RNA sequence: AGAGUUUGAUCCUGGCUCAGAGUGAACGCUGGCGGCGUGCUUAACACAUGCAAGUCGAACGAGAACGGUACUAGCUUGCUAGUAUGUCAGCUAAGUGGCGGACGGGUGAGUAAUGUAUAGUUAAUCUGCCCUUUAGAGGGGGAUAACAGUUGGAAACGACUGCUAAUACCCCAUACUCCUUUCUACUUAAUGUAGAUUGGGAAACGUUUUUUCGCUAAAGGAUGAGACUAUAUGGUAUCAGGUAGUUGGUGGGGUAAGAGCCCACCAAGCCAAUGACGCCUAGCUGGUCUGAGAGGAUGAUCAGCCACACUGGAACUGAGACACGGUCCAGACUCCUACGGGAGGCAGCAGUGGGGAAUAUUGCACAAUGGAGGAAACUCUGAUGCAGCAACGCCGCGUGGAGGAUGACGCAUUUCGGUGUGUAAACUCCUUUUAUAUGGGAAGAUAAUGACGGUACCAUAUGAAUAAGCACCGGCUAACUCCGUGCCAGCAGCCGCGGUAAUACGGAGGGUGCAAGCGUUACUCGGAAUCACUGGGCGUAAAGCGCGCGCAGGCGGCCUUUUAAGUUGGAUGUGAAAGCCUACGGCUCAACCGUAGAACUGCGUCCAAAACUAUCAGGCUAGAGUGUGGGAGAGGAAGAUGGAAUUAGUUGUGUAGGGGUAAAAUCCGUAGAGAUAACUAGGAAUACCAAAAGCGAAGGCAAUCUUCUGGAACAUUACUGACGCUGAGGCGCGAAAGCGUGGGGAGCAAACAGGAUUAGAUACCCUGGUAGUCCACGCCCUAAACGAUGAAUGUUAGUCGUCGGGUAGCUAGUCUAUUCGGUGAUGCAGCCAACGCAUUAAACAUUCCGCCUGGGGAGUACGGUCGCAAGAUUAAAACUCAAAGGAAUAGACGGGGACCCGCACAAGUGGUGGAGCAUGUGGUUUAAUUCGAACAACGCGAAGAACCUUACCUGGGCUUGAACUGCAGGCAUUAGUUGCCUGAAAGGGUUAAUGAUCCUCCUUUGGAGGAACCUGCAGAGGUGCUGCAUGGCCGUCGUCAGCUCGUGUCGUGAGAUGUUGGGUUAAGUCCCGCAACGAGCGCAACCCUUACUAUUAGUUGUCAGCGAGUCAAGUCGGAUACUCUAAUGGGACUGCCGGUGACGAGCCGGAGGAAGGUGGGGAUGACGUCAAGUCAGCAUGGCCUUUAUGUCCAGGGCUACACACGUGCUACAAUGGAUGGUACAGAGGGCUGCGAAACCGUGAGGUGAAGCUAAUCCUUAAAACCAUUCUCAGUUCGGAUUGUAGGCUGCAAUUCGCCUACAUGAAGCUGGAAUUGCUAGUAAUCGCGAAUCAGCUACGUCGCGGUGAAUGCGUUCUCGGGUCUUGUACACACCGCCCGUCACAUCACGAAAGCUGGUGGCGCCAGAAGUCGCUGGUCUAACCUAUUCACGUAGGAGGAAGGUGCCGAAGGUGCUGCUAGUGAUU
Repeated sequence: AGAGUUUGAUCCUGGCUCAGAGUGAACGCUGGCGGCGUGCUUAACACAUGCAAGUCGAACGAGAACGGUACUAGCUUGCUAGUAUGUCAGCUAAGUGGCGGACGGGUGAGUAAUGUAUAGUUAAUCUGCCCUUUAGAGGGGGAUAACAGUUGGAAACGACUGCUAAUACCCCAUACUCCUUUCUACUUAAUGUAGAUUGGGAAACGUUUUUUCGCUAAAGGAUGAGACUAUAUGGUAUCAGGUAGUUGGUGGGGUAAGAGCCCACCAAGCCAAUGACGCCUAGCUGGUCUGAGAGGAUGAUCAGCCACACUGGAACUGAGACACGGUCCAGACUCCUACGGGAGGCAGCAGUGGGGAAUAUUGCACAAUGGAGGAAACUCUGAUGCAGCAACGCCGCGUGGAGGAUGACGCAUUUCGGUGUGUAAACUCCUUUUAUAUGGGAAGAUAAUGACGGUACCAUAUGAAUAAGCACCGGCUAACUCCGUGCCAGCAGCCGCGGUAAUACGGAGGGUGCAAGCGUUACUCGGAAUCACUGGGCGUAAAGCGCGCGCAGGCGGCCUUUUAAGUUGGAUGUGAAAGCCUACGGCUCAACCGUAGAACUGCGUCCAAAACUAUCAGGCUAGAGUGUGGGAGAGGAAGAUGGAAUUAGUUGUGUAGGGGUAAAAUCCGUAGAGAUAACUAGGAAUACCAAAAGCGAAGGCAAUCUUCUGGAACAUUACUGACGCUGAGGCGCGAAAGCGUGGGGAGCAAACAGGAUUAGAUACCCUGGUAGUCCACGCCCUAAACGAUGAAUGUUAGUCGUCGGGUAGCUAGUCUAUUCGGUGAUGCAGCCAACGCAUUAAACAUUCCGCCUGGGGAGUACGGUCGCAAGAUUAAAACUCAAAGGAAUAGACGGGGACCCGCACAAGUGGUGGAGCAUGUGGUUUAAUUCGAACAACGCGAAGAACCUUACCUGGGCUUGAACUGCAGGCAUUAGUUGCCUGAAAGGGUUAAUGAUCCUCCUUUGGAGGAACCUGCAGAGGUGCUGCAUGGCCGUCGUCAGCUCGUGUCGUGAGAUGUUGGGUUAAGUCCCGCAACGAGCGCAACCCUUACUAUUAGUUGUCAGCGAGUCAAGUCGGAUACUCUAAUGGGACUGCCGGUGACGAGCCGGAGGAAGGUGGGGAUGACGUCAAGUCAGCAUGGCCUUUAUGUCCAGGGCUACACACGUGCUACAAUGGAUGGUACAGAGGGCUGCGAAACCGUGAGGUGAAGCUAAUCCUUAAAACCAUUCUCAGUUCGGAUUGUAGGCUGCAAUUCGCCUACAUGAAGCUGGAAUUGCUAGUAAUCGCGAAUCAGCUACGUCGCGGUGAAUGCGUUCUCGGGUCUUGUACACACCGCCCGUCACAUCACGAAAGCUGGUGGCGCCAGAAGUCGCUGGUCUAACCUAUUCACGUAGGAGGAAGGUGCCGAAGGUGCUGCUAGUGAUU
């Protein structure tokens, strides 16, 4: 630091996803040790049990218990029992009293500000214990608990009578400072300080031997706390108005203290778009995580603050509480109960249940640190220190080290050779961190005291011994193979993988990464510049409000002053500690910890500066505005007046149609239309001018005239003096359609009706036709309201038009030049993803406003506002996809365009489609009818299925096999041959008979080896599957003219250029031009054949001349002239002439020539397309089969037959049939062959055998021509079908061959829609030959020659193709893509009669505890008064209980708001 993913490819926009870091985590697999941390994020859910706050006898009474001392008794002589003792300065449960239970510990429910953070104020305050200072402590008094007795109750807990103490309580005295009344002086922003004065107010000779300690008053400090102020601190405007103690004042009350904090009265304020009020969410901070930073997210552990303590309310005590382990009341819940009544509060530490994916021990100790009490010893302390559990996190260590190749075994793979695992292992040597065992043993403590703990650490011994997993391996992303599976099972973060050869699923081998962990899931930041302050955009990708005016707000020209708010600099205070960072140090290192520093970017105070912004004051004229002048304009409003046209009406003329369309019909018309002429009526719109023109803010504005009226430009430079720009809300204008009321209505015309079209036609076309269109007034407020481009200002090359105004010139014009303003075209720089924009910017800058943040859902739902309605505006979410999109590129396509070609059409000619037959296919049938082929299959593979072929079916057999290779064994009881039996054959059986051979070596009788044969093991075999795993071959577009490359250039790029353009050609053929220049594969040519000719050669060919000869005949001698044969040459190249073209390429015509413009024909098929065809021609990977899917045999089938299609043959006749006669080819084939003559047969054919291994022999050419006959008919046409009799081939002719003769004599009289071949020796027509082959289904296929036409105007149309161009939302490429309804299922959301909760507000009822008041009745020790010797009595002050009043929680009830769930149906 980026990467993947939209496309055939490209650039951009834009979302989704990944790689990083982190966590109080959880889950899966696995797990050796230690250190340091951390551990209910959920139910502020409920809690059994234990502990967590006591202490003081030096405050007090008391002395029950325990201990001590003394005595007595028993005796085990140091134990037990009893008694006494409070001077025993041991001790003590309970009680009075003091201090502490307001700290420490827990939790985050509430709280969006009564909170927190930062900085301040307190001249408006309090502060126990602690510290300092000053002063003081004199004199009295009355009670009460404990206790004793009586008594109530189950208990909790009381009641009455009596006794008693205090540092408990009360009174008096004393007190300059305190409080208070009044006054004076100084001073402050604000009332504070000092002084005087009036009245009032205190205590414990308590404890101790003493010192101490404790007490009271006052002042100061420290600590802690209260109150107030400013700034900051979530979301939501689909919450816009809120508030009556509300805002302020006066006077009271209240508090430690200011204050509507509370009350009475008075006033009507106060808060709010800088977001009041409401709703939802949330403890805040230091910090933590992430990030380069700015930011974003977060608020566990540690630390500061706040809030809470079962829920709600309340006060008491106290220095401090409205109090976690206190009190009272109410509520819910739990427990006890004798049913009358009581008790309780783990969000303290452990622990339990529950919830949950999930979070620990009912441990040890007060040894340390700290806290409470105490004079102290000491007691208490689940604070704290430690231990236990948990890989939850971070850090460290280990699971061994060195050597060791036959590269072992095993496993995996393999091209079978090997390769990988792999120095890995084994094996040898070494070490002992860890582990185990034993021994020693700290610091933490400063005299004593150590939970941790016999811990850390040290030493010795043992022995490689005790210790490796997890995820991944298609790309992103490091790491590949085999097997299994077969769109199944499954994977997946995104793209995606899996349909029989999966590096993506599952397993294995191997590899990669991390490692006591590794993966997954969840969440946060990052990447994401994807909310953009740093750091984005808005012409077409999402995005400029339809346009203007304008309040607030933001921003604002030049010069000179003032101030110092912003700004800058300095100083200072604060910014807690911890954390982060730096340095050093301590644990063996590290994590961790300590010390010091830096930092904490902030806030406050003071001083200074004065450029800029701001402020104050003064000035200026360049911005802006005003004045004056002459012009331009469909600018607006109202009124008036025209002409053309349409329509209607009236009248005249006039007669049969009109109208309308692609064609028609509906429609109008003999009741007189249409046409024509005149007149009348009415409404709407304003031809030409007219234009890239003009005006307006936009919408928009068009006949002429008049009136009223807005704005802009130019000129002038007189005036004002920044008066400006933008503009959230707000206000106004705003096409068309639509709505309301009233008019108007000619034409046009939604809806509607009819006629057509059509499969249908709720459309397009036609005939009609109502709202509406028009006017007035009032609404609506939206448009592709577009330049898809907000407004304003400044700057930045030009050129050419056009509109308005001005200036200059002289040649005075229909002139030229120039300037300001508008409106267009082109174009540089610059910008842009590209297209394009380009002084009228989309360039360069500034200011202000609006808007955007993936596609769909959706501009929709709900709510609000507006509207008469239609609807407008504001505006989501659930759910769903991995894209949606922009510009450009090359293709393909178009019932887009231009040009061109082809038997493509047209012009001709002959067919097919109808019949019969042949043949192939589909379908059907069958045991089987083997298989393949479908525009480019269908007389195709098959140039020949009776058996064979043959692959199919049935049946019978064989199992190393019918054919091949290797190894091992046998080989004279071998192989083979001949018999016999069985059988359809194959095969099987048979001690039946016979019975060997070849080669090599060694020393012979003989032995060994090989060949052949047999047996066994490997392995053969397969027309079984996959042509979508393949090779090769081939079809098709198409013999169409195309397809590419190198270098250069252009473009960000895909790509373009070249190859386009102008001509020309059969042709990307050639020429010219050109940012291209060249080249390759194709085209053409080179090849074969044919047409002419020369030379050579002259047999088997030929025969002109010469000779011989025959009935005739190259038959013979001869000849090689000709024909011919077959080899080599020549010839044709637009070469020549004329015209044309651009002087080119070429084209047209002509000459010569056998042939003339690639002469005719053939072979030859570019890059590629169709996963085209073929595994059955061959080859071949993989899979399948192996007594069978192999192989042998017999028979059957491939020849079936209702039907459909293709390709052919024969016909339908007179251009013909039949009979007779007479002519003329070419190219082939022939020894298992062709087979003559002659003879036999009606014939197929037979007998026969000459000749021929072929220019020698064999193989009648037919149409044609000449005669005769038939005379238009199902015939003397046509020959199917069938019968009989024959012939040939062949083991075999039934399924299932061909041919002959005789007889029979079907359909068919030229073929619907449709469709096909052919442009010259062609079509048509006629016969001949060959391959295959025993024979043949051949009418097929491939060749050969004979006879021998017609037509082509031309390219509009059909089909196919080529080039250029254009559109595209197509790329599997139009057989594409894609829209909507309906049906069914599922999911999410909205609505819905309602129903059920939650939470606020308001009204009313009733009102606990409690504070504050009132209280005349009741009770009452202290003090006072009166009286009394005294006790006492009476009264007062004061107090208590009770009663009562205001407020007051929960409760009840009614109305209402918000919100959640559910709901038939839709």
Molecule: small-subunit ribosomal RNA
Organism: metagenome